[in-house]
RNA sequence: AUUACUGGAUGAGGCGCAAAAAUCAUCAGUACCUAUUGCAACACGACCUGUAAGUCGGCAUAGGGAAAGGGAAAUUUGCCGAAAUGGUUCACUUUUUACAUGGGAGUGAAUUGUUGGGCUGCAUAUGAACAAUAUGCAGACUGCCGUGUAGCUUUUGCUUGACGGAGUGCUUCCACUUGU
Numbered sequence: 001a002u003u004a005c006u007g008g009a010u011g012a013g014g015c016g017c018a019a020a021a022a023u024c025a026u027c028a029g030u031a032c033c034u035a036u037u038g039c040a041a042c043a044c045g046a047c048c049u050g051u052a053a054g055u056c057g058g059c060a061u062a063g064g065g066a067a068a069g070g071g072a073a074a075u076u077u078g079c080c081g082a083a084a085u086g087g088u089u090c091a092c093u094u095u096u097u098a099c100a101u102g103g104g105a106g107u108g109a110a111u112u113g114u115u116g117g118g119c120u121g122c123a124u125a126u127g128a129a130c131a132a133u134a135u136g137c138a139g140a141c142u143g144c145c146g147u148g149u150a151g152c153u154u155u156u157g158c159u160u161g162a163c164g165g166a167g168u169g170c171u172u173c174c175a176c177u178u179g180u
Stems, first nucleotide, its partner, number of pairs: 001180002006175004011170001014080001016079005023072002032064004037060003044057004048102001049100005083115013116142002119139008144165004150159003
C1' cells in the first nucleotide's frame, strides 16, 4: 500500500413502501324504521355444531332513510425487508343465553420460509361492483452485481448490447485484521 472474514455507520432504485385524519364518489334509495293500508302465514324456517332455552320472520303501497369494509386525488408522518405473504405454536376477543368439545373470523407475540421493484395480461378467492386487494403463472420494463461483445478515448473512463444471479444483496466510509 492492498485486502478476505467480522462489526458499525451511510446512501440508491421510483407510477418506490406503509400509516393517519379530513374531503369526495360508490355502497343505495340497499339494510332498517313508521303506517287507523291491503294480502299471505300460525306451520315451517333462521340464528356455525350438540343439549336446554330464547329471539326473529313474507309480499305490495306510501313516507322517511343509514353505516362499515373497500376506492379516488392531494396533505402529513415514518421509511428503502421499506413492506407484503405462507406455515407452526401461544395468548386474547368474538360468533343469541348457559354448558361442552370443536369450527369460523379478528388482534398481538415468538419462530420459520418466499418475494430486488413497479406495470400489464390470465386464472382462483374475497368483494355490491366491470373498482380494488391477495396468491400463482406469464410477459416485457427498470435498478444493483458478475462475466462478456462492439465503438470512442488511450488516463481507465463513456456509450452500446448479450447472458446469468439475488436484497442475509449493492454503493461509500470507518474499525478489526488473516494473507500478499
Record summary:
Lysine riboswitch aptamer from Alkalibacterium sp. AK22, 180 nucleotides, folded computationally. RNAcentral holds the sequence, with entries from Rfam and Ribocentre. The coordinates come from a structure-prediction model, not an experiment, and the mean pLDDT is 76. Its Rfam family is "Lysine riboswitch aptamer". From the family's description: Riboswitches are metabolite binding domains within certain messenger RNAs that serve as precision sensors for their corresponding targets.